[in-house]
About this RNA
Small-subunit ribosomal RNA, 5' domain from a metagenome, 531 nucleotides, folded computationally. It matches the Rfam family "Bacterial small subunit ribosomal RNA". The RNAcentral record of the full RNA draws on SILVA.

Context: one part of a larger RNA
RNA sequence: GAACGAACGCUGGCGGCGCGUUUUAAGCAUGCAAGUCGAACGGUAGUACGGUGCUUGCACCGUAUGAGAGUGGCGAACGGGUGAGUAACACGUAGGUGAUUUACCUUUGGUUUUGGGAUAGCCUGUGGAAACACAGGGUAAUACCGGAUGAGGUUUUCAGGUCAAGGCCCGGAGAUGAAAGGCGCUAAGGCGCCGACUGGAGAUGAGCCUGCGGUCCAUUAGUUAGUUGGUGGGGUAAAGGCCUACCAAGGCGACGAUGGAUAGCCGGCCUGAGAGGGUGGCCGGCCACACUGGGACUGAGACACGGCCCAGACUCCUACGGGAGGCAGCAGCUAAGAAUCUUCCGCAAUGGGGGAAACCCUGACGGAGCGACGCCGCGUGGACGAUGAAGGCCGGAAGGUUGUAAAGUCCUUUUCUUGAUGAAGAAUAAGGUUAAGAGGGAAUGCUUAAUUGAUGACGUUAGUCAAGGAAUAAGCCCCGGCUAAUUACGUGCCAGCAGCCGCGGUAACACGUAAGGGGCGAGCGUUGUUC
Numbered sequence: 001g002a003a004c005g006a007a008c009g010c011u012g013g014c015g016g017c018g019c020g021u022u023u024u025a026a027g028c029a030u031g032c033a034a035g036u037c038g039a040a041c042g043g044u045a046g047u048a049c050g051g052u053g054c055u056u057g058c059a060c061c062g063u064a065u066g067a068g069a070g071u072g073g074c075g076a077a078c079g080g081g082u083g084a085g086u087a088a089c090a091c092g093u094a095g096g097u098g099a100u101u102u103a104c105c106u107u108u109g110g111u112u113u114u115g116g117g118a119u120a121g122c123c124u125g126u127g128g129a130a131a132c133a134c135a136g137g138g139u140a141a142u143a144c145c146g147g148a149u150g151a152g153g154u155u156u157u158c159a160g161g162u163c164a165a166g167g168c169c170c171g172g173a174g175a176u177g178a179a180a181g182g183c184g185c186u187a188a189g190g191c192g193c194c195g196a197c198u199g200g201a202g203a204u205g206a207g208c209c210u211g212c213g214g215u216c217c218a219u220u221a222g223u224u225a226g227u228u229g230g231u232g233g234g235g236u237a238a239a240g241g242c243c244u245a246c247c248a249a250g251g252c253g254a255c256g257a258u259g260g261a262u263a264g265c266c267g268g269c270c271u272g273a274g275a276g277g278g279u280g281g282c283c284g285g286c287c288a289c290a291c292u293g294g295g296a297c298u299g300a301g302a303c304a305c306g307g308c309c310c311a312g313a314c315u316c317c318u319a320c321g322g323g324a325g326g327c328a329g330c331a332g333c334u335a336a337g338a339a340u341c342u343u344c345c346g347c348a349a350u351g352g353g354g355g356a357a358a359c360c361c362u363g364a365c366g367g368a369g370c371g372a373c374g375c376c377g378c379g380u381g382g383a384c385g386a387u388g389a390a391g392g393c394c395g396g397a398a399g400g401u402u403g404u405a406a407a408g409u410c411c412u413u414u415u416c417u418u419g420a421u422g423a424a425g426a427a428u429a430a431g432g433u434u435a436a437g438a439g440g441g442a443a444u445g446c447u448u449a450a451u452u453g454a455u456g457a458c459g460u461u462a463g464u465c466a467a468g469g470a471a472u473a474a475g476c477c478c479c480g481g482c483u484a485a486u487u488a489c490g491u492g493c494c495a496g497c498a499g500c501c502g503c504g505g506u507a508a509c510a511c512g513u514a515a516g517g518g519g520c521g522a523g524c525g526u527u528g529u530u531c
Stems, first nucleotide, its partner, number of pairs: 001531004006527005013378006019371002021336001026334003030331003035074003040071002046065009081289003091213007100206002105202008113147004122137006153176006160169003181194005215261003222252003227249008264286004268279004291312005314325004342368001344367003350364001351362004381411004391402004416468006425458001431452007475520005480501003486515005496503002
């Protein structure tokens, strides 16, 4: 000199864009943060209308509508948070997978056949303070379970071609493995749409393996028994001591093993002419974690933050028998600390989940609020104005200085106040109209194009116009040298200053105050840290 997720002191007008618990991965009141589908299913309470019976306000029936709960599907493994652990194939980079998987999506083949038994909801009853549980009856499905068929699927075997090993192509034989319906249109024959099953290919995501690279300590020198390798077996989507039985005795290490300490890694960021050094907050990629430790279930995918089970610590409820919980999601609270925000608005946009769609959900996200925490921009007025007014300070005086500074005159209105006006962020969706096309006997439907067609949290938005009036807006640090800028008074090695050298003991340019001056300016200075 530059920089900062900064803090502190004094001061403080506005706007834009960013950033905001670096400490205790400490504990958490309250609300919200993951639902959706009635076009998978049975269907109810209720409401409205009509009818019947009549005991006149109840029962039953029909039509329409239909919450909540339940079965089922998809999602909940994404998105969001944090950096505790981890010195490791965790990350970065370059490769491999002839050792693998991939729901939804795209594309391209084939199929969508025939049966069955339950169970929740519901009704009746029982236990319990509650959480919840049990018994009996009875019901549906795209829930569950059989049968049939089945290809270039899987598997066994016999051959062939190619090759790099479990790769690819092809032939024969045997075995084995599927499914589910819903909605709409109809000329009632079927057709269309959304699904279901089984293959091939793709896309995307993931798993595994390898070379190289990036911390400190030798005041850590030896370490290792599933350890190193082999064979058989198991296990996995998949190679492998991943696991197991047996056999062999290996494996690593001064090119630093093992142990200890510290630490998430990177793109980047800061500094620097560069080489380097420091750092990993925001944003993006990867990893790990979700009160602590362990475990599996479901599923295409988890060993799962707002799922389950066990153990532990803590908190809460209890009828003492037993139960409930997990903010390192968004706000917010307590504690800690020098220190870090609103228990806000909205799904209008972008994106995500579900749905045929309308739509629903979304503390992701879009916005607003608070904080000079940072960067950038603007303003606090402009011109004229000397008898150089008054006051202050210096000087014995003359005078000097503050200083065109003020006053005063003439302007301007960025800002400000009041009022008016007012974009863009909205693209289109459902639906309507028209035209064309493919297929077809027609209709709904499919594809394409044109046109029409709601929706704004921000928001009393940005901007623009009008009126008013210099009106609403300047401080902080320094002045001995380094280092730009000096005099007076007070104090008297005291009080104090100080980054270094050093000032202060009676004329202090160094302390305190004043005047003057210098620097920066909505900031200025100090402290901390890095280069």